Context: one part of a larger RNA
RNA sequence: GCCGGCGACUUAUAGGUCAUGGCAGGUUAAAAUAAUAAUUAUUGGAGCCAUAGUGAAAGCGAGCUUUAAAAGAGCGUUUUGUCAUGAUUUAUAGACCCGAACCCGAAUGAUCUAACCAUGGCCAGGGUGAAACUUGGGUAAUACUAAGUGGAGGUCCGAACCGACUGAUGUUGAAAAAUCAGCGGACGAGCUGUGGUUAGGGGUGAAAUGCCAAUCGAAUUCGGAGCUAGCUGGUUCUCCCCGAAAUGCGUUUUGGCGCAGCGAUUGAUACUCUAGCUUAGGGGUAAAGCACUGUUUCGGUGCGGGCUGCGAAAGCGGUACCAAAUCAAGGCAAACUCUGAAUACUAAGUGUGCAAUCAAUCAGUGAGACAGUGGGGGAUAAGCUCCAUUGUCAAAAGGGAAACAGCCCAGAUCACCAUCUAAGGCCCCAAAAUAAUUGCUAAGUGGCAAAGGAGGUAAGAAUGCAUAGACAACCAGGAGGUUUGCUUAGAAGCAGCAAUCCUUUAAAGAGUGCGUAAUAGCUCACUGGUCUAGUGAUCUUGCGCCGAAAAUGAACGGGACUAAGUAAUUUGCCGAAGAUGUGGGAUGUGUUUACAUCGGUAGGGGAGCGUUCUGUUUUAGGACGAAGCAUUAACGUAAGUGAAUGUGGACGAAACAGAAGUGAGAAUGUCGGC
Numbered sequence: 001g002c003c004g005g006c007g008a009c010u011u012a013u014a015g016g017u018c019a020u021g022g023c024a025g026g027u028u029a030a031a032a033u034a035a036u037a038a039u040u041a042u043u044g045g046a047g048c049c050a051u052a053g054u055g056a057a058a059g060c061g062a063g064c065u066u067u068a069a070a071a072g073a074g075c076g077u078u079u080u081g082u083c084a085u086g087a088u089u090u091a092u093a094g095a096c097c098c099g100a101a102c103c104c105g106a107a108u109g110a111u112c113u114a115a116c117c118a119u120g121g122c123c124a125g126g127g128u129g130a131a132a133c134u135u136g137g138g139u140a141a142u143a144c145u146a147a148g149u150g151g152a153g154g155u156c157c158g159a160a161c162c163g164a165c166u167g168a169u170g171u172u173g174a175a176a177a178a179u180c181a182g183c184g185g186a187c188g189a190g191c192u193g194u195g196g197u198u199a200g201g202g203g204u205g206a207a208a209u210g211c212c213a214a215u216c217g218a219a220u221u222c223g224g225a226g227c228u229a230g231c232u233g234g235u236u237c238u239c240c241c242c243g244a245a246a247u248g249c250g251u252u253u254u255g256g257c258g259c260a261g262c263g264a265u266u267g268a269u270a271c272u273c274u275a276g277c278u279u280a281g282g283g284g285u286a287a288a289g290c291a292c293u294g295u296u297u298c299g300g301u302g303c304g305g306g307c308u309g310c311g312a313a314a315g316c317g318g319u320a321c322c323a324a325a326u327c328a329a330g331g332c333a334a335a336c337u338c339u340g341a342a343u344a345c346u347a348a349g350u351g352u353g354c355a356a357u358c359a360a361u362c363a364g365u366g367a368g369a370c371a372g373u374g375g376g377g378g379a380u381a382a383g384c385u386c387c388a389u390u391g392u393c394a395a396a397a398g399g400g401a402a403a404c405a406g407c408c409c410a411g412a413u414c415a416c417c418a419u420c421u422a423a424g425g426c427c428c429c430a431a432a433a434u435a436a437u438u439g440c441u442a443a444g445u446g447g448c449a450a451a452g453g454a455g456g457u458a459a460g461a462a463u464g465c466a467u468a469g470a471c472a473a474c475c476a477g478g479a480g481g482u483u484u485g486c487u488u489a490g491a492a493g494c495a496g497c498a499a500u501c502c503u504u505u506a507a508a509g510a511g512u513g514c515g516u517a518a519u520a521g522c523u524c525a526c527u528g529g530u531c532u533a534g535u536g537a538u539c540u541u542g543c544g545c546c547g548a549a550a551a552u553g554a555a556c557g558g559g560a561c562u563a564a565g566u567a568a569u570u571u572g573c574c575g576a577a578g579a580u581g582u583g584g585g586a587u588g589u590g591u592u593u594a595c596a597u598c599g600g601u602a603g604g605g606g607a608g609c610g611u612u613c614u615g616u617u618u619u620a621g622g623a624c625g626a627a628g629c630a631u632u633a634a635c636g637u638a639a640g641u642g643a644a645u646g647u648g649g650a651c652g653a654a655a656c657a658g659a660a661g662u663g664a665g666a667a668u669g670u671c672g673g674c
Stems, first nucleotide, its partner, number of pairs: 001674006011093013025049003031043005053060002063075004096234002099231001103224006114198009123188001125157003128153001132149006161185003165182005200216001202212003209218001237608006247260005261365002263362007276350006287339001288337002293333003297329001299327003304322002306319005368393010398409003413584004418580003424574003427559003433571001435570006446561001452546002456543006463536003473530005479503003484498003509524001513522002585598005609663001611660006621651001628647004634641002
């Protein structure tokens, strides 16, 4: 891992509700008697509920209470119960099952290990050379000094022994801590054998919360104990009807509860109620505006101030500074409003719907997600977060979006090799147009992106020049005063400053650019000629271009496409579990015909199938072959039923009732097998 068996809402008591049955007031409890296989029958009215309520109560009573009293007000009177059984739910019990870490009690442990006690054992070899002593030198005597002897030390090197600093191997190991290569101590606070002592609120600890038998922030075993678990996991047959929530308030509360909201069932009420429509309302949002509150730009006038001139001061002036207030023009606002929608909301009327309201009982939910819209937070970031509102998913399958819970279309009762459509599509993959008309695009744009850039191309608008010849090209001219003046070493159109005139002209700047040291030289503006019909600049719009770099090759779904791209128009067709058609089933309503409905998680309600046992039952049946097993027609909406054949070798249906150890695929389930 697979297969097979086992494996989870039980039982008791007491309430609530519903159903069924008995009685109409209902009913017995303990106990007793009788007969029994179990148990049943009969006595037993004590008690309980009901029959009257109300008040705190005394009490009063179809009324009572409140009050001095009363009007009023509150609860009643106009009635139906009770017992048993079953279902469901609540409470108390282990209470659907499995699951803690803990806490407490009593015992068992120092054969591991910690410390200590008693008694034993062990430490190759080598080095260093303390005290002291001896001899010599030396002294008045010591001191001191040299050599030798000597053999101290938590001394040195290094085996046994003890340890464990590094690396590798090992990591389902050879080993639940080792091996290999190195490493530390190795006469000491050393190592070690044997025996003993200390026990869990404790011991021991050269102290690490270490160790106390592979267990230690409190050992182990058994018991309290099925501790408790607002937590995780699991919870077994079928069909039918309805069908949520992820919100508000409160909570030592936020992954839990309580009440409300939303669901189901049963009953009652009545057209009260909902969508929609009509009418009538109030509003201060969007927008807009600047009349208020604020804010803000420019201009005019300019209080006041600054700077400044005159003056001894008073004061009188100037001002390209700042600037109140006011005027004119132009903006902004969630906490501005002279204005002001659409929606929404409220009320009335209409509106008969698987609508509403009320009551009882039974729930679940109280982590929501995304999308559109209006907003707050954030960075006008997030598949972000928090509200409001609508939708979908959640709990929704089908078609489309290549694939794709939340997008678009559309809500699956069942069957059909029928028809029509939605979104979306119609060259091939792949159902349907290689459809039609008119344009655009040349970029594979289509089939990712911005600021910005460009004689891309198409359309439009207004405008300049032009047969008195434009634009472009070519030919020719482009001059004189003058090298203007100044400046400068020089400055001659062309370093710079000032001025920018006059003349000849068809035209020609005191010069557009290149150039020179300065000149020179080339060129342009400007003019004539040749040529010949358009040409120049601006704005708007459509579709394109550049801008454009990421990690496997990968951004039309692919092939491919110049339309099979794109804009507009038109006609067909395809396309879903939608609608229709035909046939069947179920649910609800109804007077038959009929009409409506039938996706569904949590959850509520209803109806059934099967298993074991019991009763009817000493059943029908059964060696002419029971149960079980294997295969397989047929039947039923399903759980299931089941003819036949084979196997098997002795039991055993069906029907009607009853009782449950009553249905497995999941629980890191449990036991067995492989």
Molecule: large-subunit ribosomal RNA, domain II
Organism: Caloglossa monosticha